[in-house]
Bacterial RNase P class A from a Candidatus Palauibacteraceae bacterium, 412 nucleotides, folded computationally. It matches the Rfam family "Bacterial RNase P class A". The family's RNA type in Rfam is ribozyme. RNAcentral holds the sequence, with entries from ENA. Its mean pLDDT, the model's own confidence on a scale to 100, is 76. The gene name in the source record is rnpB.
Formats: sequence, structure tokens, C1' cells
RNA sequence: GCGGAGGGAGACGAGGUCGCGGCCGGAUGCCAUGCCGCGUGCGGUGUGGCAUGCCGUCCGAGGAAAGUCCGGGCUCCGCAGGGCACGGCGCCGGGUAACGCCCGGGCGUCGAGAGGCGACGGAAAGUGCCACAGAGAGCAGACCGCCGAUGGCGGACCCGCCCUUCGGGGCGGCCGCACAGGCAAGGGUGAAAGGGUGGGGUAAGAGCCCACCGCGUCUCCUGGUGACAGGGACGGCACGGCAAACCCCGUCGGGAGCAAGGCCAAGCAGGGGCGAGCGGUGGCCCGCCGCGUCCGAGCCCCGGGUAGGCCGCACGAGGCGCCGGGAAACCGGUGUCCCAGAUAGAUGACCUCGCGGGCGCCGGUUUCGGCCGGCUCCCGUUACAGAACCCGGCUUAUCUCCCUCCGCGCUC
Repeated sequence: GCGGAGGGAGACGAGGUCGCGGCCGGAUGCCAUGCCGCGUGCGGUGUGGCAUGCCGUCCGAGGAAAGUCCGGGCUCCGCAGGGCACGGCGCCGGGUAACGCCCGGGCGUCGAGAGGCGACGGAAAGUGCCACAGAGAGCAGACCGCCGAUGGCGGACCCGCCCUUCGGGGCGGCCGCACAGGCAAGGGUGAAAGGGUGGGGUAAGAGCCCACCGCGUCUCCUGGUGACAGGGACGGCACGGCAAACCCCGUCGGGAGCAAGGCCAAGCAGGGGCGAGCGGUGGCCCGCCGCGUCCGAGCCCCGGGUAGGCCGCACGAGGCGCCGGGAAACCGGUGUCCCAGAUAGAUGACCUCGCGGGCGCCGGUUUCGGCCGGCUCCCGUUACAGAACCCGGCUUAUCUCCCUCCGCGCUC
């Protein structure tokens, strides 16, 4: 210098001007109420409430506020106990309020390495599936290939034996064919073909036999809290893969969610009471008069409750510093701080300096590769993205800087 691996920090700081939301205080206005005064409905004063294009102090988004994927707090509803069903999770130890998260470890796997990743219980309980290719894909199979021991067919007369009418013939060895048959080593197909390597063995082969490796079983030994590791004995190997297929085993889970839930409460409708005028209706034969019943404007009360408002709702598994325990996650102690609460939803804009990067120049230093400081100029000050009940995680998005480690190249 290049390529890679792991981790950390920040996401701006100071000042100024303007703007937005909230708390508190003030000012102003309105309402209610107590007291005082008199000219009796006004003035003064105190208290309380509400409001504000007003003034002031203080505070004001995130590392992911996001996706809403897990876990909890909180709230309401449900609930004898247990089971079924359904869903999540699944190596071991620890952490935690809890988790599917985190830390440490084991095993597997990927990488040359730093390191990364793991959907990590069970396939000798059962069911199911294994596309294409291939001969054969699950009590497997024989396409090419190897052999052809044994049997068969054929050849030849080199050798042995036997027979001979001396021409020859038979049998065995021998040679050939690959028909029966044997094999599964090699090739080929496939994600996967019933352990691997080497030797012996054989007609050719094969755990057929042997050694080592692998695998399985064990109530064995050693180490470890444990997952597991190392060893031993036995077994020629039986038990292909898939559970991110059903399933089995273990374990966890009652449901819904701040539009939870609670309080206040216009208007309209409902119920009750009072009820003027004497209107409508009915009875007493009609009129008249009197009495009664229902409706009835208005006023008051009641319960539920819509709009709307308030609470929930900002002190919490809280942040930061220090000390202690622990390998770490994390835990304990102590000091200090108060740190957003909008409701169509507030955080912004501009300027100066700081800050980061780069070219150049100057000075210092040097192991001559560089490093440090200063000055001028230029560029950047950004990306992802905006709380909505609150926390712990995961995942995803994203800008800059720093540290450690691995590999390669060059130089001293």
C1' cells in the first nucleotide's frame, strides 16, 4: 500500500437573530365568590377558576423513534382442579422481570487465516415422501464392465493315458465362445447407490478374512457441574436421507389491548315532580255549572350516555460518575441529575467560530518510509430517518471517524 475479519465512538459543540410545543411565574381580560364603601348597581380589595397572535425562566426526538417479529410491565374481562385441542420453542451452564434475547462453553460446518454460521431433541413408535436422470431410490439393482471356477458348445493334436482294422479315435490337460451362470471391484446416473484406505484372498470379486480409520452397543474407566472429550471391551456393519412433512417426547402459553381502562358531561331522546292559562276528550239526557282523567309551554330533579374535555401520561426493571463482585452477560453499593409529552400532531432556518478531509507553502524532526506544528485556499458539517402508554430484545435502513487482528506485496 492492497484485500479481508472483529469491535468501539459520534450522529455535532459554543455564541447570536428569528420561529414552534410544553411546564412554571407574571401581565391583561372575563366569570364566580367574600369583605368594605356609597350616589343601590357601580367602585375598591382579597381568593379561586378559565382564556391569551402578550412578557420572562427552564426543557424539548432516535440509534434506529422504523418493521410491529418476540418478551414483559400496566389495564379490563375470564378463571375450582386437571385434561384435550391449538400455537411457539428445543445442545450445556449462567444472566434476566421475562424471552425465541444476551454471555461463556460443547459439537457440527464454512474459510488459507483473523473469524463466520447453525431450524443443534427423536428416523432400530408409526405413517408419508425421495422430482429429473438412472439398470436399480428401500426387505434395492446389473446398463457398460470383470470372470466364466462349475456346466454347455466348438477347436486343435503340442503333452499324458487308453483303444486301434495302424488310417485314426476317445478321455484329461490346452485353446476359443460368452449360452447357462458368478460378481459388484471399476465406469456411468443422481442430492443420495447398503462404510473408507491398504493388504490377503479369488476364476473374477466381495467385511469373505486381516490392520487402521469410521460406525453401533455397554450397568466399563478417566476428566468435566454439564453438553461432551479421551480410552477400554464387545460387535463385521446391522441402522440411506427428509421431522423448515404428519407425528412422538420435553417445555412454555387464559383472552384482549392505551381506540386498554376511569372521571366529568352540552344537545337530543327517556323517567319523575311542580305546574299558569282553561284548550282537547270522557262521564253525569242537552245547555249551563261543578268535579275527575290524559296531553300540555316552562322550571327543577334522576339514571344511562353522544359530541367535547380531563385522567391514564412521563420518577422509571431510569440516565451518568465512582467503588466492589464476576472470565463475561450482568449484579450490588454509593453519589448526582430530572431528561419530550404533541393530538393532525411541536425540535426548524440563517450567520460566525470550532470540528473533519484535501492540494500547496513554511518550520521542526527522522531509522529518509514518514511524523508533528503553523498559514492560505477549497470542500464537507451530511446519511437513514420524526416520539404518540412505557420498557428489554431482534431485524432492517444509514453517514463519518477510530482501535485490534488476519493474509499478500514492496521498502528499510